c-di-GMP-I riboswitch aptamer from Metabacillus litoralis, 84 nucleotides, folded computationally. It matches the Rfam family "c-di-GMP-I riboswitch aptamer". Rfam describes the family as follows. GEMM was predicted in a large-scale screen for bacterial structured RNA regulatory elements. The sequence is in RNAcentral, with records from Rfam and Ribocentre. The prediction has a mean pLDDT of 87. The model forms 95% of the base pairs in the Rfam consensus.
């Protein structure tokens, strides 16, 4: 350097819910919590899904992303042990 993750070992994150904050919402962030995860670590490139302020449009529905989701899958990138 590469493959993959046996049996360990050091350790990391932290899902449900709870408070408080931002937000139209979906969601985020910060404490608490610990379902689980060998990249559940970054990152919106694609795909897929979530909302729908605004804007379209209707007799009512409805469509729509410029917003979100990395713990929804791919991909990039970086990486800890030991095995081959």
């Nucleotide at each position: 350097a590469u493959c993959a993750g046996a049996a360990a070992a050091a350790g990391g994150c932290u899902a449900a819910c709870c408070u408080a904050u931002u937000g139209a919402a979906a969601a985020a962030u910060a404490g608490g919590g610990u379902c689980g995860c060998a990249a559940a670590g970054u990152u919106a490139c694609a795909g897929a899904c979530c909302u729908a302020a605004g804007g379209u449009u209707u007799a009512a529905c409805a469509c729509u992303a410029u917003g979100g989701u990395g713990g929804c899958u791919g991909g990039a990138c970086u990486a800890c042990c030991g095995g081959a």